[in-house]
RNA sequence: UGAGUCAGUCAGGCGGCCGCGUCGGCACCUCCCUCGGGGCGGUGCCGCCGAGGAACGUCCGGGCUCCGUAGGGCAGGGUGGUGGGUAACGCCCACCCGGGGUGACCCGCGGGACAGUGCCACAGAGAACAGACCGCCUCGCCCGACCGGUUCGCCGGGAGGACGCGGUAAGGGUGAAACGGUGGUGCAAGAGACCACCAGCGCACCGGGUGACCGGUGCGGCUCGGUAAACCCCACCCGGAGCAAGGCCAGACAGGGAGCGUUCGAGGGCUGCCCGCCCGAGCUCCCGGGUAGGCCGCUGGAGGCGUGCGGCAACGUACGUCGUAGAUGGAUGGUCGCCACCCGUGCGGGGGCAACCGCGCACGGGGACAGAACCCGGCGUACCGACUGACUCAUCCG
Numbered sequence: 001u002g003a004g005u006c007a008g009u010c011a012g013g014c015g016g017c018c019g020c021g022u023c024g025g026c027a028c029c030u031c032c033c034u035c036g037g038g039g040c041g042g043u044g045c046c047g048c049c050g051a052g053g054a055a056c057g058u059c060c061g062g063g064c065u066c067c068g069u070a071g072g073g074c075a076g077g078g079u080g081g082u083g084g085g086u087a088a089c090g091c092c093c094a095c096c097c098g099g100g101g102u103g104a105c106c107c108g109c110g111g112g113a114c115a116g117u118g119c120c121a122c123a124g125a126g127a128a129c130a131g132a133c134c135g136c137c138u139c140g141c142c143c144g145a146c147c148g149g150u151u152c153g154c155c156g157g158g159a160g161g162a163c164g165c166g167g168u169a170a171g172g173g174u175g176a177a178a179c180g181g182u183g184g185u186g187c188a189a190g191a192g193a194c195c196a197c198c199a200g201c202g203c204a205c206c207g208g209g210u211g212a213c214c215g216g217u218g219c220g221g222c223u224c225g226g227u228a229a230a231c232c233c234c235a236c237c238c239g240g241a242g243c244a245a246g247g248c249c250a251g252a253c254a255g256g257g258a259g260c261g262u263u264c265g266a267g268g269g270c271u272g273c274c275c276g277c278c279c280g281a282g283c284u285c286c287c288g289g290g291u292a293g294g295c296c297g298c299u300g301g302a303g304g305c306g307u308g309c310g311g312c313a314a315c316g317u318a319c320g321u322c323g324u325a326g327a328u329g330g331a332u333g334g335u336c337g338c339c340a341c342c343c344g345u346g347c348g349g350g351g352g353c354a355a356c357c358g359c360g361c362a363c364g365g366g367g368a369c370a371g372a373a374c375c376c377g378g379c380g381u382a383c384c385g386a387c388u389g390a391c392u393c394a395u396c397c398g
Stems, first nucleotide, its partner, number of pairs: 001394010012339007020050002023047007031039003052369001056380002059378005064242004076238005081095005096110001097108004111233002116231002118227003133172002135168003139164002142161002146157004180198006199223001201220008246296004255287006267279004303322008341366008350357002
């Protein structure tokens, strides 16, 4: 200098104008009341605060709430190497095994296929206690170039070829996969049929590790296919529904009850109140279901940051410190200017032998994905880009 791997941070800043939401204060308007003031609603002004790394998908796990629940089992669902972390998890960390990469590092839906059942497309002769298509070999039978003999009628031999009964899994061919590999012995030809070494499986023992597992020695039959995200078996875990949970206040209209009242006038209007005048048969209260509507739940929580200690780490712990979104037709925005950042082009000037690398100015362009709705821990997905740290490989210089 180039190419990469892993971990992490940020997701523009300031100001002007206009606009939105919660809360607090002040002023005004309307309505209500037990007339003290207070309350519901609205408007204006001032003040504080006002989305994210994923707020997203709602895929897992919990808190919280209500219902259910003696205990256990069945059914159903989920998880699946080992050891830890955690409130819990299908998450995270470390390790083991397998695979990929020169490497940093990455990937694994990683229990069991001698408990049983099922499946293995196409191609191929044959796909599970397999299989003879070509090839190789023995035998039988037939044809037979050619050679030899001959009394010319034939006789004997015979490379090679066709057919048939068998043997053979070394070789060819098919396939993702064809029942260990290499070399030898053996055989008619062959074959773990036998032998040596290697690979693999199982058993026993020794050593290391908490464990998954690793290393070594010996023996065995000589070799056993794959698939469980097919049924299934084994071990462990799981009660259901979800803030539209749940709780409180509570109209209107039904319905029920009580009281008062119809010339002994309930109640209403005029009024701030009384008197008075007018209308005149209903009026008032309670119960009630919990609807319309309103309020609570509603945000300080397994919280963030820093330092110390324990631990390889995930994480735990002690101390210090920080801390105002809570909407409910659902606010958190728009625009302009300046600055900063990145990219491209041009110009100027500098370093270096060079390739090339910084610096300044001008012009043009760019800033994504996306938005809380009870709250947390994860996972997954989307995203213009910029920056930081550690490490790897290649090349060059000293």

A computed fold for a 398-nucleotide RNA from Cellulomonas fulva, annotated as Bacterial RNase P class A. A source record names the gene rnpB. The RNAcentral record of the sequence draws on ENA. Model confidence (mean pLDDT): 76 of 100. The organism belongs to Cellulomonas, within Bacteria.